Context: one part of a larger RNA
RNA sequence: UGACGGGGGCCCGCACAAGCGGCGGAGCAUGUUGCUUAAUUCGAGGCAACGCGAAGAACCUUACCUGGGUUUGACAUGUACCGAAAAGCCAUAGAGAUAUGGUGUCCUUCGGGGCGGUACACAGGUGGUGCAUGGCUGUCGUCAGCUCGUGUCGUGAGAUGUUGGGUUAAGUCCCGCAACGAGCGCAACCCUCGUCCUGUGUUGCCAGCAGUUCGGCUGGGGACUCGCAGGAGACUGCCGGGGUCAACUCGGAGGAAGGUGGGGAUGACGUCAAGUCAUCAUGCCCCUUAUGUCCAGGGCUGCAAACAUGCUACAAUGGCCGGUACAACGGGCAGCGACAUCGCGAGAUGAAGCGAAUCCCUGAAAGCCGGUCUCAGUUCGGAUCGAAGUCUGCAACUCGACUUCGUGAAGCUGGAGUCGCUAGUAAUCCCGGAUCAGCAACGCCGGGGUGAAUACGUUCCCGGGCCUUGUACA
Repeated sequence: UGACGGGGGCCCGCACAAGCGGCGGAGCAUGUUGCUUAAUUCGAGGCAACGCGAAGAACCUUACCUGGGUUUGACAUGUACCGAAAAGCCAUAGAGAUAUGGUGUCCUUCGGGGCGGUACACAGGUGGUGCAUGGCUGUCGUCAGCUCGUGUCGUGAGAUGUUGGGUUAAGUCCCGCAACGAGCGCAACCCUCGUCCUGUGUUGCCAGCAGUUCGGCUGGGGACUCGCAGGAGACUGCCGGGGUCAACUCGGAGGAAGGUGGGGAUGACGUCAAGUCAUCAUGCCCCUUAUGUCCAGGGCUGCAAACAUGCUACAAUGGCCGGUACAACGGGCAGCGACAUCGCGAGAUGAAGCGAAUCCCUGAAAGCCGGUCUCAGUUCGGAUCGAAGUCUGCAACUCGACUUCGUGAAGCUGGAGUCGCUAGUAAUCCCGGAUCAGCAACGCCGGGGUGAAUACGUUCCCGGGCCUUGUACA
C1' cells in the first nucleotide's frame, strides 16, 4: 500500500422487510448429468454451464459410427510433359459414390485459353494446446470509481491531491485544506416515446359542400388523424420555507411533461491463467493411401434414474355454445394469396390483386351480451393409445407437423427450500418476425390489449461504495 475480520461508523441496491405472482408435487416440452450404445460428434460447469453455441439434427446440415470407394486429392496456386476432347444428356451395373458404352461437341487475336491425364512442389485436417495468442464475449457493474503531470512531505516503499464539513443517482457540486491542475470514467452530446408549431399532402385522412351503388366510393378539400422533414419546449428558470442564505433540499405556481420526464444505445483502470484454436485468424505440435476426401445407411431423438428452464393444468373471477367490439410491431414474388366452389376439419381446386401507407398475411384474444353446466376426478384436465386423413419434401420406419373420430392417465394448489417484480411495472391476453421445403417454437426477439398490490423501515440475510481500526496474510 492492499486484502481480510462472526471490528466500528456512514451510505446504496427488489438485498431484506411490505405486497403480488410463481418454482419445488403432476403430465408434457426442451437442455444437462448419468447409464446404454457400433456411434449416441464437440464445446459450455457456482453466481457468470444446463430452452447455452443451435435464429430450425428426417437426407443435407454433421464434425460421430458401420460399410463401400478414393490418393495432387472435394478446394487453391505454380512448373514440366502428354492428351484429345469437356460439361450436359441417354443406357447398363451398383445402395450410392463410381465405372463402362453411346450421344454431344466450346472460345481464339491461332500464341493459347478452357478441360482431362501423368509427375513434382503442395493442398487438406471441426486433429491437440483458450495455460503460447489475436479478435470477440461474459462477470463484478452503469458500481463510482481508476490514474497522471508539477509541487510538497517521507531515507524509502509511498503519502498528499482523491482525506475533512455538507450535498448528489454520481470523485455530482459547494465550502475548507500543501496542494494546483489534468486524463479515463459520471453527466451531456445520439436514438426512441410523451406536447405544440411550421412545411408537405399520396398509396394516408374526411370537418364542411356536392354526388352516391352507402364502400372516402367519386368530385373535391389540407381542417383533423397520420406519415416524413425541420423547429419550439424543462433550465431548479419563477415564488415561498430550510441551508454556511453556498452547493443543495422541501413545498407551490404555470405546464403535455419537473427536478436525470420514461425507455434504449453507451460498460473506466482492472479481476476471474473466466469463455471461445468448433465463427474467423494464428505460433508450436501432430496426421499425410489418412486424423484428408466422396458416398449409402445409421447416430446426434437411445432410457432404471437425477437436476435445470419452460408449457398445460388441477377449475365456477371457471369450462362449453351462440352473438358482438377494439390493436400495434412486422413480413411478402421460387412469395403473400383475397374471393368462389368442395371438404366436419387439417386442407384441396380454380383464381383477382400486390415487389406493397395501395393488395395479401389479418377473424386479434382476453373483453362485452345471452344461454348452459352446479362442485363432481366433473361438460375440470388433457397425457397416452387406437383408427382414418392432410401437407411439406426424392424420401416422414428409425425420426415431421397438423386434422377428425374414439380413448380419457396423473393431477383437487404442491415438504424443506427457492425465484421474479416498485407502474403502464407485476399479473394476464393475444399478434408478428428471424431461422425455415416442412417442423418437434411450449424456445428466442419484438408488438400491442386489459391492468394491480405494497414499500413502516434499514435490526437482520446477500452484493457493493467511502472513512477508520486490528492483523502472525500478500
A computed fold for a 474-nucleotide part of an RNA from an Acidimicrobiales bacterium, annotated as small-subunit ribosomal RNA, 3' major domain. The coordinates come from a structure-prediction model, not an experiment, and the mean pLDDT is 86. It was read from a public genome assembly. Rfam family: Bacterial small subunit ribosomal RNA.